[in-house]
Context: one part of a larger RNA
Molecule: large-subunit ribosomal RNA, domain VI
Organism: uncultured Clostridia bacterium
Parts: sequence; structure tokens; C1' cells
RNA sequence: CGGAAGAUAUUUGAAGGGAGCUGUCCUUAGUACGAGAGGACCAGGAUGGACAUACCGAUGGUAAAUCAGUUGUCAUACCAAUGGCAUAGCUGAGUAGCUAAGUAUGGAUGGGAUAAACGCUGAAAGCAUCUAAGUGUGAAGCCCACCCUAAGAUAAGAUAUCUCAUAUCGUUAAGAUAGUAAGAUUCCAUGUAGACUACGUGGUUGAUAGGUUGGAGGUGUAAGUACAGUAAUGUAUUGAGCUGACCAAUACUAAUAAAUCGAGGG
Repeated sequence: CGGAAGAUAUUUGAAGGGAGCUGUCCUUAGUACGAGAGGACCAGGAUGGACAUACCGAUGGUAAAUCAGUUGUCAUACCAAUGGCAUAGCUGAGUAGCUAAGUAUGGAUGGGAUAAACGCUGAAAGCAUCUAAGUGUGAAGCCCACCCUAAGAUAAGAUAUCUCAUAUCGUUAAGAUAGUAAGAUUCCAUGUAGACUACGUGGUUGAUAGGUUGGAGGUGUAAGUACAGUAAUGUAUUGAGCUGACCAAUACUAAUAAAUCGAGGG
């Protein structure tokens, strides 16, 4: 820009893409077959490998603004308590998130037309012949079926709902311009999204982010004080104190204010 007004939702599916793998074991059955050795088709069931997709409840990994321990040194005048630097100083744990080695799921089933092949009927050619006319069976392959995209599919589809039939110019008009409607955007708070954009949520008629409060999870008994001990230290207060992302509640702070676009139809 188009889709014969302007919008918001929900869709149909022309077309395109993806997937498509396979082992072992058990039963049938030590049966059919075979002198024996050996040893099935068909059919039914179980369990794997690799691959693919999704996820983080459990098992683990990671987790550089979480907690604790600890060495050296500097600083806060000193003690105590803290902070900086030393590979994140080193060490032990570890939430969210991300993740595999973890978990779950998938290849199925069915239909159609066929290939090789096997047939039926059957002449040319009194026989024979699957083929010449006619007609069947038949594959991990092909077309559907399964998953995803999809109406710029210009043959531009469908359904539901919303907005309504203003003004000026123009010769009634065609058309142009302006302010609006439904709606949308800028802008702002942001994340289940993300390079940017886009997408999603929210913008006071508000829980969108931060803060606060409570909780979960983590760490593992803070500081101060008291008591015991010459002291290191221990005990009590105390499962304490601290705590990034997680879950709620709460308008305390910030989403203020404002602007722009957007129909008049056949």
C1' cells in the first nucleotide's frame, strides 16, 4: 500500500515445512520342517539404543550482589565489632533462573493409489497365455492421516461484536480538507518477551516495578550482656541473626500530565 467505510476478537485451510529409525528378549514352539544337527513363517507381548520435543516436582550441575568459617595486610584512634584488597583471597554449603547426566512424551494406528511380484477371466493365434479390452492382491516407499506455519490464497475467504451516519470547500456530485467515534499509538511502570524492534502485563476505576510487612527456601545458634574458666574457649539468652532473583499482602514511592493517529461508505 492492497483486500470497496473504520475497528476488535475468533477462525477455515489452498499451500509449505517437520516427523518417519531400529535392536534384544518372551509366548506361539523346541511346534511346522528335517535322518539328525538344527530350527521357523504368521500372530501376540515386554524391554532397550540412538534421535527429536518439552520441562525442572524429584536426582544432580552452576549460581561473581546469599550465609558461614578462615589466612595475610590496611583502615574505621584503641578493645570488641566491621569494611577494603589479595584469582570470586581461600574453604564449606546454597534459593530463583539456566541446565543434563535427570524427568516426561513421540515414531503409532488406519485409509487410498501403486512398484517389483503373484493372480482371475480372456482373445489375437479353435490350444496356451496375468493383457491386447476388462478385473484383483501387493512395500519401511508415494498421497492422506500426526505436529507446526499459513488469506499478499491479489481467487486477498468466514463468523461474532463495536462505531456511527459531523463540519468546510466543491456545481447535486466525484473528490479534497478538518475535528472526532469505536479503536490504536506515542509516553510511562515493566517481563512469562527480548540484540534493536517486535510480543505480553499494567498505567490511580491501579498490585506493573521498587519499598515495607509476612512467608517459603538458604546458611547454621549473630551482636550485646550474663555466668564458668588464669586463658584459649564454652554455656545461656537462641534454631538465633542475616538473607539476590521465589510466594503473598499492602498504594508508602514511581506508572503524573499530555499529545498523536483514526470512518462518513455501495